Model confidence (mean pLDDT): 82 of 100. A computed fold for a 72-nucleotide RNA from Candidatus Rubrimentiphilum sp., annotated as transfer RNA. It matches the Rfam family "tRNA". Rfam describes the family as follows. Transfer RNA (tRNA) molecules are approximately 80 nucleotides in length. The organism belongs to Candidatus Rubrimentiphilum, within Bacteria.

RNA sequence: GCCGACGUAGCUCAGCGGUAGAGCGUCUACCUUGUAAGUAGAGGGCCGUGGGUCCGACUCCCACCGUCGGCU
Numbered sequence: 001g002c003c004g005a006c007g008u009a010g011c012u013c014a015g016c017g018g019u020a021g022a023g024c025g026u027c028u029a030c031c032u033u034g035u036a037a038g039u040a041g042a043g044g045g046c047c048g049u050g051g052g053u054c055c056g057a058c059u060c061c062c063a064c065c066g067u068c069g070g071c072u
Stems, first nucleotide, its partner, number of pairs: 001071007010024004018055001026042005048064005
């Protein structure tokens, strides 16, 4: 320098055009002599950045940034 994949909650990941979810973790309550486990609930992200297409974009297109891999 060229090619490809990925970027969504504190962490690991779903969601592939119609108002964004799960598991773990955190907090609260119940339970317990207490802790853990268990049960119920809460909080937490406008989806890497900027444009474009569309009635409507996490989703499609372009550029850039970052991470990883491959080629030279």